[in-house]
Context: one part of a larger RNA
């Protein structure tokens, strides 16, 4: 030095565990903000560095409700207190709420600096930004927030096996704005000789009809089946009031009535009814609803063990044998579970009251029924449709009607026929999302996994900055966390003693693999 065996050190794999994640479903809420938000800075404790809570009234103040013996957060010690005259704790409402931040008196390198005016009990309190609206009294906006939504704007890589039309894609990105949903929406719609009857979403129709350097690709609709259903209001004609103008014929503005459609309707003339229904507010009843509350049933054992929930023997409950905990595996020990009970704010439903709104015919001479609109030309865009035979929808420029005997559409265009009534507006539900709250579930993970983050993590650390971004869980049932002694320089470390079931469970703590490093013995060179 090698090999073998034994015993160790180191190291932290593996096993077991879970406080944390991930995903899905359902329900709720769907916003917060000048009454100062989101997010922070600085303070605040007996002592107090951090986290949490709170705000100079500062781990808290007040009221009401719940609850019932301890309590003074994480945080296990000391000190000092507090509580059946009901604390701590839980719920609801209120008070306080420094400074920065939209930040708003002015300024500023955020958490700082500097003002003016008014009131004042001399402690202090209040007002003073900008924009919009205004009846001039005042009112509103601003900023933040996950996705979903609408409008405006809008790529390229890529694919076409190159590339230009095309595609990717109206995607990503940018801007604005809103709601709990948004948008759409009550036919100038579809259809086809039969009919349907606003919109939205799903299945189908269908990868069909189409479109397409007819390449790559793109790609409907009607109809059918479902979900969900809801319809309304103006403008005008006409009538009236007020004000203004007037050439006295009338005209204009505004307010009120009237009226709202295709079998055309309305004004106007005329006849009949004054109701059902709907919405809002209030009262009342029921119900949901905060913190909560009641909630069945087991004993024994000279068994094993540190410990019984295990084993043995004998019982019981069950609308409860979900789950978690308790010194191993508990229906009957604890918390709970099934099932009941309870209630403020607030919500839902019904009834009643009040207010608002809210009809049915006949006639037809005249009047009304949305104009720089429809249409057309040029240029674009949207549709399944890339200019095509190209309708339809939108419109930048130009042009420019008709008026119910009207007008539009039915995929060039014309006729017949059929459907509808544009150029004003509103509209719940079915649909989308998941920041937040609650509940439930998992052939999801189990600490190199699962969130980046189970642990004081968007931390430490890196970067001028935008930004990037870790590692790190486990004693034990209980600290019983090792009194005391010895070695020692010892507040290191160890050896005894003691605790414990176990200390090779000693806080560098469950298990403790391998690499790697030793000690001893044997064999061998």
């Nucleotide at each position: 030095g090698g090999c073998a065996c034994a015993c160790g050190g180191u190291g932290g794999a593996u096993g077991c565990c879970u406080u944390g994640g991930c995903a899905u479903g359902c329900a709720g809420a769907g916003g917060c903000g000048a009454u100062g938000a989101a997010g922070g800075a600085c303070g605040u404790g007996u002592a107090a560095a951090g986290c949490u809570g709170c705000g100079a009234a500062a781990a808290g103040c007040c009221a009401c409700g719940g609850g019932g013996a301890g309590c003074u957060g994480c945080a296990c010690a000391a000190a000092a207190g507090u509580g059946u005259u009901g604390a701590u704790c839980c719920g609801u409402g209120g008070g306080u709420a420094u400074c920065c931040g939209a930040a708003u008196g002015g300024g500023g390198c955020a958490a700082c600096c500097c003002a003016u005016c008014c009131c004042u009990u001399a402690g202090g309190g209040g007002a003073u930004a900008u924009c919009c609206u205004u009846u001039c009294g005042a009112g509103g906006a601003g900023g933040c927030a996950u996705a979903c939504g609408c409008u405006c704007u809008g790529a390229a890589c890529u694919g076409a096996a190159a590339c230009a039309u095309c595609u990717a894609a109206g995607u990503a990105g940018g801007a604005g704005c809103a709601g709990g949903a948004a948008g759409a929406g009550a036919a100038a719609a579809c259809a086809a000789u039969a009919g349907u009857g606003a919109u939205u979403c799903c299945c189908u129709g269908a990868g069909u009809a189409g479109u397409g350097g007819c390449g790559a690709g793109c790609g409907a609709a009607a109809g059918g089946g479902g979900a969900g259903u809801a319809g309304c209001c103006c403008a005008a004609a006409c009538c009236g009031g007020a004000c203004c103008c007037c050439a006295c014929g009338g005209g204009g503005u505004u307010c009120g009535g009237g009226g709202u459609u295709g079998u055309a309707g309305g004004a106007c003339c005329u006849g009949c009814a004054a109701a059902a229904g709907u919405u809002a507010u209030g009262u009342u009843a029921u119900u949901g609803a905060a913190a909560g509350u009641c909630g069945a049933a087991u004993g024994g054992g000279u068994c094993u063990g540190g410990a019984a929930a295990g084993c043995c023997c004998a019982a019981c409950c069950a609308c409860a044998g979900a789950c978690g905990g308790u010194g191993a595996u508990a229906g009957u020990c604890c918390g709970g579970u099934a099932g009941g009970c309870g209630u403020a704010a607030c919500g839902a439903u019904g009834a009643c009251a009040u207010a608002a709104u809210g009809g049915c015919g006949g006639g037809u001479a005249u009047c009304c029924u949305g104009a720089g609109u429809a249409g057309c030309g040029c240029g674009a865009g949207g549709c399944c449709g890339g200019u095509g035979a190209a309708a339809c929808c939108u419109u930048g420029c130009g042009u420019g009607a008709a008026u119910u005997a009207g007008c539009c559409g039915g995929c060039a265009c014309c006729a017949u026929c059929c459907g509808g009534u544009a150029a004003g507006g509103c509209u719940a539900a079915a649909u989308a999302c998941a920041u937040c709250u609650g509940c439930a579930u998992g052939a999801c993970c189990g600490a190199u996994a699962g969130u980046g983050a189970a642990c004081c993590a968007g931390u430490a650390c890196c970067g001028u900055g935008a930004g990037g971004g870790a590692a790190a869980g486990g004693u034990g049932a209980a600290a019983a966390g090792a009194a005391c002694g010895c070695c020692g320089a010892g507040a290191c470390g160890g050896c005894g003693a003691g605790u414990g079931a176990a200390a090779u469970a000693g806080u560098a703590c469950c298990u403790g693999a391998a690499a790697c490093c030793g000690u001893g013995u044997g064999c061998u060179u």